[in-house]
């Protein structure tokens, strides 16, 4: 694949648990799904440790620069690990079925 049949999965929200977070598991629930079955291999996105940069606060300093160094908060960039296959692609597997 046919306005076929029989079936399948289950978004968001909410509840419980786990996790630092993204998120995951179970319940409930159906927005959707013909691979919404499996797989993080490639790309994307998300999260966070850390580096660096900027900024604020504190402390130190008899020489004074509200500087550097040190401690802490915030923001940005990059990014290891992590998450997502219901973001896309690759790979693997599979139920029913007329013309």
């Nucleotide at each position: 694949g046919a306005g076929a049949a029989g079936g399948g999965c289950a978004g968001a929200a909410c509840c419980u648990g786990c996790g630092a977070a993204a998120g995951c598991a179970g319940g409930c629930g159906a927005c959707g799904c013909a691979a919404a079955g499996c797989c993080a291999c490639g790309g994307g996105u998300c999260c966070u440790c850390g580096c660096c940069u900027c900024u604020c606060c504190g402390a130190c300093c008899g020489c004074c620069g509200c500087a550097u160094c040190c401690g802490g908060g915030g923001a940005g960039c990059c990014c290891a690990a992590g998450a997502u296959c219901g973001c896309c692609g690759a790979g693997c597997u599979a139920c029913c079925g007329a013309a």